[in-house]
Context: one part of a larger RNA
RNA sequence: CUGGGCGUAAAGAGUUGCGUAGGCGGUUUAAUAAGUGAAUAGUGAAACCUGGUGGCUCAACCAUACAGACUAUUAUUCAAACUGUUAAACUCGAGAAUGGUAGAGGUAACUGGAAUUCCUAGUGUAGCGGUGAAAUGCGUAGAUAUAAGGAGGAACACCGGUGGCGAAGGCGGGUUUCUGGGCCGUUACUGACGCUGAGGCACGAAAGCGUGGGGAGCGAACAGGAUUAGAUACCCUGGUAGUCCACGCCGUAAACGAUGGAUACUAGGUGUUGGAGGUAUCGACGGCUUCAGUGCCGAAGCUAACGCAUUAAGUAUCCCGCCUGGGGAGUACGGCCGCAAGGCUGAAACUC
Numbered sequence: 001c002u003g004g005g006c007g008u009a010a011a012g013a014g015u016u017g018c019g020u021a022g023g024c025g026g027u028u029u030a031a032u033a034a035g036u037g038a039a040u041a042g043u044g045a046a047a048c049c050u051g052g053u054g055g056c057u058c059a060a061c062c063a064u065a066c067a068g069a070c071u072a073u074u075a076u077u078c079a080a081a082c083u084g085u086u087a088a089a090c091u092c093g094a095g096a097a098u099g100g101u102a103g104a105g106g107u108a109a110c111u112g113g114a115a116u117u118c119c120u121a122g123u124g125u126a127g128c129g130g131u132g133a134a135a136u137g138c139g140u141a142g143a144u145a146u147a148a149g150g151a152g153g154a155a156c157a158c159c160g161g162u163g164g165c166g167a168a169g170g171c172g173g174g175u176u177u178c179u180g181g182g183c184c185g186u187u188a189c190u191g192a193c194g195c196u197g198a199g200g201c202a203c204g205a206a207a208g209c210g211u212g213g214g215g216a217g218c219g220a221a222c223a224g225g226a227u228u229a230g231a232u233a234c235c236c237u238g239g240u241a242g243u244c245c246a247c248g249c250c251g252u253a254a255a256c257g258a259u260g261g262a263u264a265c266u267a268g269g270u271g272u273u274g275g276a277g278g279u280a281u282c283g284a285c286g287g288c289u290u291c292a293g294u295g296c297c298g299a300a301g302c303u304a305a306c307g308c309a310u311u312a313a314g315u316a317u318c319c320c321g322c323c324u325g326g327g328g329a330g331u332a333c334g335g336c337c338g339c340a341a342g343g344c345u346g347a348a349a350c351u352c
Base pairs, nucleotide, nucleotide: 004323005322006321007306008305012320014203016202017201018200022196023195024194026090027089028088029087030086031085032084034083035082036079037078038077039076040075041074042073043072049068050067051066052064053063054062055061093193094190095189096187097186098185099184100183101182105179106178108176109175110174111173112156117151118150119149120148122146123145127138128137164171165170208249209248210247211246212245213244217243218242222238223237224236225235260319261318262317263316264315265314268297269296270295271294272293273292274291275290276289277288301308302307325352326351327350334345335344336343337342
């Protein structure tokens, strides 16, 4: 070096994207001969190894200028299929152009109505609220209810859908600004420009942190009332941080499809979303064909089983990451990062 694995047993990093080195790489022709293959020659110490012979009664063991081998390497010559390199070319991969098209994709600004809360003045009078039942709480200083006006913050009912978009995290009132990507049709363009990707860079829910705003509702902590043997809870009444905004950190989640990315191939059936096509038709729909997504059910095959099954966990190739009994432990130590909280990397003794 060589093994077996990674949906649920240990294991796919949030690997989410971009991408450096590296690894791998479409079709055809020619050249070359680095890899590759062949031949010849040199070297390949001894021990060891294989065969022979011999010595200890045998064997192990030992001896042996006896033979072989030492899978290697160097030189020369040859071969040219494959890999590489060079040159030329190609279009199916990739990209580009052009015409369409759907969408909660992102950013910023403006704006709308319903509801909760509060304030003001009005009507009105003794309760309201809450629960399993209550009480704390609010209310004759006029509450709850009701109707009018105003303030403010946050979230956007119906549409709404195993619907859509995004790389993931995620994205939902409306209008506008700037802007990313996808899909479909066509093509006379470029001509392998590709795939993956150690490090690296960027993004990354919620909570948390810093500075400054904001604060309606909800609500860790906290206070009170209940319950209970107790009740540092579940239930109730309040309520601070927070939740919201701007800028800067943090970098983690059951970040899940618990399933890395790319490409090709391998029965079908049935929904749904976005395109395209011709047929038919007065026309639209429908039905038919096709591309891209998203679900369900299933053949072969796979799987320990569950199940997966053209959106593979099937059949193959390429590249990366990861696992190797349980606990100790995602701990200690060290290093790097962070304002901190902590994160990343990551053992051992011991024990079963």

RNAcentral holds the full RNA, with entries from ENA, Rfam and SILVA. A computed fold for a 352-nucleotide part of an RNA from Candidatus Minimicrobia naudis, annotated as small-subunit ribosomal RNA, central domain. Lineage of the source: Bacteria > Bacteria candidate phyla > Candidatus Saccharimonadota > Candidatus Minimicrobia. The coordinates come from a structure-prediction model, not an experiment, and the mean pLDDT is 82.